Predicted 3D model of an 88-nucleotide RNA (c-di-GMP-I riboswitch aptamer) from a Chloroflexota bacterium. Taxonomically the source falls in Chloroflexota (Bacteria, Bacillati). It was read from a public genome assembly, where an Rfam model found it.

RNA sequence: CUCCGAGAAGGGCAAACCGGGAGAAAUCCCGGGACGCAAAGCCAAGGGUCUAAAGCCUCCUAGAGGUCAUGACCGCCGGGCCGCCGAA
Numbered sequence: 001c002u003c004c005g006a007g008a009a010g011g012g013c014a015a016a017c018c019g020g021g022a023g024a025a026a027u028c029c030c031g032g033g034a035c036g037c038a039a040a041g042c043c044a045a046g047g048g049u050c051u052a053a054a055g056c057c058u059c060c061u062a063g064a065g066g067u068c069a070u071g072a073c074c075g076c077c078g079g080g081c082c083g084c085c086g087a088a
Stems, first nucleotide, its partner, number of pairs: 004086002012037002017032006035075001041081003046077002048073003055067005
């Protein structure tokens, strides 16, 4: 230095759920809370998943239905970048 990852040390993050807020929604933010996590740090123009407001299309037309990412998720998988500790 690389791989690796302890019932190690010191710390870190925080699922569900609850309260408040943003949003059309997915989802996100703040507080509480811990299921878990050695990258559960960052990257969405690799794949995947979720949503469908605007747009477009249709209709029995004032509302429904369909379609679509430009929206979202890195705590789905892979990849990239960066990083704490050090037993075997």